This is a predicted structure of a 270-nucleotide RNA (Bacterial large signal recognition particle RNA) from a Solirubrobacteraceae bacterium.
Lineage of the source: Bacteria > Bacillati > Actinomycetota > Solirubrobacterales > Solirubrobacteraceae.
It matches the Rfam family "Bacterial large signal recognition particle RNA". The family's RNA type in Rfam is non-coding RNA gene.
RNAcentral holds the sequence, with entries from ENA.
Of the family's consensus pairs, 88% are formed in the model.
Model confidence (mean pLDDT): 77 of 100.
RNA sequence: CCGUGCUAGGCGGGGAGGUAGCGGUGCCCUGUCGCUCGCAAUCCGCUCUAGCGAGGCCGAAUCCCCUCCCGAGGGGUGGAGGCCUGCGGGGUCAGCGCGCCGACGCGGCGUCGAUGGCCGAGGGUCUCCGCGCGACGUCGGCCCGUGAACCAGGUCAGAUCCGGAAGGAAGCAGCCUUAAGCGGUUCCCGGCGGGCGCAGCGGAAGAUCAGCGGCCGGAGCCGAGGCCGGUGGCAGCGCCCGCAGACCCGUCUCGGAGGAGGGUGCACGG
Numbered sequence: 001c002c003g004u005g006c007u008a009g010g011c012g013g014g015g016a017g018g019u020a021g022c023g024g025u026g027c028c029c030u031g032u033c034g035c036u037c038g039c040a041a042u043c044c045g046c047u048c049u050a051g052c053g054a055g056g057c058c059g060a061a062u063c064c065c066c067u068c069c070c071g072a073g074g075g076g077u078g079g080a081g082g083c084c085u086g087c088g089g090g091g092u093c094a095g096c097g098c099g100c101c102g103a104c105g106c107g108g109c110g111u112c113g114a115u116g117g118c119c120g121a122g123g124g125u126c127u128c129c130g131c132g133c134g135a136c137g138u139c140g141g142c143c144c145g146u147g148a149a150c151c152a153g154g155u156c157a158g159a160u161c162c163g164g165a166a167g168g169a170a171g172c173a174g175c176c177u178u179a180a181g182c183g184g185u186u187c188c189c190g191g192c193g194g195g196c197g198c199a200g201c202g203g204a205a206g207a208u209c210a211g212c213g214g215c216c217g218g219a220g221c222c223g224a225g226g227c228c229g230g231u232g233g234c235a236g237c238g239c240c241c242g243c244a245g246a247c248c249c250g251u252c253u254c255g256g257a258g259g260a261g262g263g264u265g266c267a268c269g270g
Stems, first nucleotide, its partner, number of pairs: 001270006009058003012030004020047005035055005064263006073254006081248002084245007093238001095237002097234001098232005104226001106223004116216005123209005128203004132198003136193006143184004152177004160169003
């Protein structure tokens, strides 16, 4: 160096979470796609050589082991950083919005008579009263049930009485019915009641609103929006304060895949 047979080892890895710790199932990432079955989140199996059990395959190197580089991705952390979102608070600011006032500009009404004053007739609304209708409550009727040892009715066994008998009389229990009473009552009828309702009808006195007519008198009255100025400070936004979160940024840490370097057997035969 070659061949044969074995063995260590391997047949995905990583992050977070969880755990005393390790590995796995479950979540996420990766991608040369990687053996099968069973177990398993208040979980499963183990103990630093840290999944266990059963079976299968490769097997000393492209494949196993170690170190380094790079870095998908995950996690921690920082702050008077950037940007965005949500929540809570403030009323110092007065930028926007909002309220009020004023000026300017615009439009309409007005000597065919404005604002204002007096008088008159009506209308709407509010308060009050009566009636009507309805609802509610209560009582009664109607209806239903129950309801009398005898002093209610009917029928009255037995027993009793009258009669020679035929027959008759009164009549308890039972059964049926009913009065008062008691209970119920969806509906129906009637009476009564009131802090009920009504776009129903009528009335009284006032208040108020928008108009109408007449008279006095003789010049103003009204409107929406624009722009400017002033003022208020409602908190809708901006602003300020605080909290939380996502992304970006800095830093620490783990680190897949990929790349580079190194390391690791035994037996027999030639």